[in-house]
RNA sequence: GAAGGUAGAGCUCAGUGGUAGAGCAUGUGUUUAGUAUGCACAAGGUCCUGGGUUCGAUCCCCAGUACCACCG
Numbered sequence: 001g002a003a004g005g006u007a008g009a010g011c012u013c014a015g016u017g018g019u020a021g022a023g024c025a026u027g028u029g030u031u032u033a034g035u036a037u038g039c040a041c042a043a044g045g046u047c048c049u050g051g052g053u054u055c056g057a058u059c060c061c062c063a064g065u066a067c068c069a070c071c072g
Base pairs, nucleotide, nucleotide: 001071004068005067006066007065010024011023012022013021018055026042027041028040029039030038048064049063050062051061052060
C1' cells in the first nucleotide's frame, strides 16, 4: 500500500428491519448448625462513533476509530 474479519451486560457469545437475550459472574431470598451446591427473584446495555435509507436500524448503505489475520 491492497483486500478482508471483529466491535453488543463485568466476562464469553447468540440474535433478527418492529420495545435486546443466554451462560458465567454480582446482589437478595430460600435451603444448611454454618459454608458450598441446588432453587427462585432482581440489578446491570445510547448494541464502537458520525451520517444516510426506511413509518421504523443492533441488523441495510457510506465514512471514521480500535483490534485481529492474510498478501505485497
The RNA shown here (transfer RNA) has 72 nucleotides and comes from Camelus dromedarius. Lineage of the source: Eukaryota > Gnathostomata > Tetrapoda > Eutheria > Camelus. It matches the Rfam family "tRNA". About the family: Transfer RNA (tRNA) molecules are approximately 80 nucleotides in length. By type it is a transfer RNA. The RNAcentral record of the sequence draws on Rfam.